[in-house]
């Protein structure tokens, strides 16, 4: 320097052919036990890596930057 792939809840991570952001674990609460723990219910936390564009809408498309991997020089 070129190329390719990811960036989403504290962590791991669906959703990317645009159309109310989603699971799991942890977290708070309850029940359930003589109490733990386990198991059950219920809740709380995002404004999808930043910034622009484009469209009636954008996590999803396109440009730019930033960061994380891996490959070519």
């Nucleotide at each position: 320097g070129c190329c390719u792939c990811c960036g989403u809840a504290g962590c791991u991570u669906a959703g990317u052919c645009a159309g109310c952001a989603g699971a799991g674990c942890g977290c708070g609460g309850g029940a359930c036990u003589u109490g733990u723990a386990a198991u059950c219910c219920c809740g709380a936390g995002g404004u999808c890596g930043a910034g622009g564009g484009u469209g009636c809408a954008a996590a999803u498309c396109c440009c730019u930057c930033c960061g994380g991997a891996g490959g070519c020089u």
Molecule: transfer RNA
Organism: Candidatus Woesearchaeota archaeon